[in-house]
RNA sequence: GACCGACAAGGGCAAACCCUUUGAAAGAGGGGGACGCAAAGCCACGGGUCUAAAGCGGCUGAACCCAGCCGCCAUGACAGCCGGGUUGCCGAA
Numbered sequence: 001g002a003c004c005g006a007c008a009a010g011g012g013c014a015a016a017c018c019c020u021u022u023g024a025a026a027g028a029g030g031g032g033g034a035c036g037c038a039a040a041g042c043c044a045c046g047g048g049u050c051u052a053a054a055g056c057g058g059c060u061g062a063a064c065c066c067a068g069c070c071g072c073c074a075u076g077a078c079a080g081c082c083g084g085g086u087u088g089c090c091g092a093a
């Protein structure tokens, strides 16, 4: 230095759930709370998953316009789904 990761040291993060803010939603921010985590730091690059406002298509309705419903769709998300990239604390075996 690389791999690696201990019932080590000092610390760190924080799932579900609750309150609140935000967003069309998925989700995100803040407070509480700890299931877990050695990158559970950061990046949507590949796969995957979630959502579908706008748009497109269809159906219905005295129905071009409009409304409701259904389908498709990411330009929206998830880094605590997997892989990849990148930065980094400690040092037993």
Stems, first nucleotide, its partner, number of pairs: 004091002012037002017032006035080001041086003045083003048078003055072007
Source information
This is a predicted structure of a 93-nucleotide RNA (c-di-GMP-I riboswitch aptamer) from a Bacillota bacterium. The source organism's lineage runs through Bacteria, Bacillati and Bacillota. The coordinates come from a structure-prediction model, not an experiment, and the mean pLDDT is 89. It was read from a public genome assembly, where an Rfam model found it.